[in-house]
The part of an RNA shown here (large-subunit ribosomal RNA, domain IV) has 355 nucleotides and comes from Maridesulfovibrio hydrothermalis AM13 = DSM 14728. RNAcentral holds the full RNA, with entries from SILVA. The source organism's lineage runs through Bacteria, Desulfovibrionia, Desulfovibrionales, Desulfovibrionaceae and Maridesulfovibrio hydrothermalis. The prediction has a mean pLDDT of 87. Its Rfam family is "Bacterial large subunit ribosomal RNA".
Context: one part of a larger RNA
């Protein structure tokens, strides 16, 4: 020096990204205990006092001595209640710095943010606000169900049957849950376009008995065979027509206008399937930006309450609140303390010098 304990004046977070560590707290009995709430909780809230030993006396329990009584002879019954054992209260005394004397053994309150909750994850850097939850909604499915494995047989779903099963969002609970169907998807129509394989076979190609002349690698050419192949018939699906957003997904722009100025309920145009409703908002979302006010501080880029200019919230990709819970993230406050200011000091184990 480094490692593990330990103690520390006076200060008491002033250290730091941040109280990380450490310290304090701690039991058992009595008393007492707030807001808010879903009346269960909160809640051991919080804040307080008490706790050895000896002796007295008490209180309630358990056991029951000796004695006395009754009928009876029985290992009997009432009555009394000594002693002892354990608790409960009152009280005098007794020691120590300290009596839950060691050791086991909750630090406490307050705003806020996310998630209801308990649970559940990245064996080996991430326990969370991520997952998952009851609970809501839509869908699909009538039973040989729908889905899902397998080529199949065949299972599973279920020895269930729509209060059931499967999928998909959202995610106790409270109050809610706006418009928009143009486009993608989805569910229904079928009139009418467009479309397949088939069917159909005008028509047409090769090939040559055989025919002809101009006798040449000439020209025409039946039948069968073989190839192409027009109209015409022809279906689901596209076009097309509605429905449907707890389906994917979207929810504007300029100009002007009030008797101080500002602002603009009002009116104008333009464009759109519709132009963002309630509630929230510098927000786990605000870029400018440490927005600007209060608030807490001496001194706050964080916290909290507002404002609304919402770069770029917004309603089951859920809004918006919420009591209770959380090794959750954030901000104050007590009480603590060697984290600090600032080191000192003791033990025990290294390192290192010597031998």
């Nucleotide at each position: 020096c480094u490692c593990u304990g330990g103690u520390u004046a006076a200060g008491g977070a002033a250290c730091u990204c941040g109280g990380c560590a450490a310290a304090a707290u701690g039991a058992u009995c009595c008393c007492g205990u707030a807001a808010g709430u879903u009346a269960g909780c909160g809640a051991u809230a919080a804040g307080g006092g008490a706790u050895g030993c000896u002796c007295u006396c008490u209180c309630u329990g358990g056991u029951g001595a000796c004695a006395u009584u009754a009928u009876u002879a029985a290992c009997u019954g009432a009555u009394u209640g000594a002693g002892c054992c354990a608790u409960u209260g009152a009280g005098a005394g007794c020691c120590g710095c300290a009596g839950a004397g060691a050791a086991u053994c909750g630090g406490g309150g307050g705003g806020g943010g996310c998630g209801a909750c308990u649970g559940u994850u990245u064996a080996c850097u991430a326990a969370a606000a991520a997952c998952a939850u009851a609970g809501g909604u839509c869908u699909a499915u009538g039973c040989u169900a729908a889905g899902u494995c397998g080529u199949a047989a065949g299972a599973c779903g279920a020895u269930g049957u729509a209060u059931a099963u499967g999928g998909a969002c959202u995610g106790a609970c409270g109050c809610c849950u706006g418009c928009c169907c143009g486009g993608u998807g989805c569910u229904g129509g079928a009139a009418g376009g467009u479309u397949a394989a088939a069917a159909g076979g005008a028509g047409g190609u090769g090939u040559u008995a055989g025919a002809c002349c101009u006798u040449g690698u000439g020209u025409c050419g039946a039948a069968g065979c073989u190839c192409c192949g027009a109209a015409u018939u022809g279906a689901a699906g596209c076009c097309c027509c509605a429905g449907u957003a707890a389906a994917c997904g979207g929810c504007g722009g300029c100009c002007g206008u009030a008797a101080c100025u500002a602002u603009a309920a009002c009116g104008g145009u333009c464009c759109u399937a519709a132009g963002g409703u309630a509630g929230c908002g510098a927000a786990a979302u605000u870029c400018c930006u440490u927005g600007u006010c209060g608030g807490g501080u001496a001194a706050g880029u964080u916290c909290c309450g507002a404002c609304c200019u919402g770069c770029a919230c917004g309603a089951a990709u859920g809004g918006c609140g919420u009591a209770a819970c959380g090794a959750u993230c954030u901000c104050c406050c007590c009480a603590c303390u060697g984290u600090c200011u600032c080191a000192a000091c003791c033990a025990g184990a290294g390192a290192c010098u010597c031998a």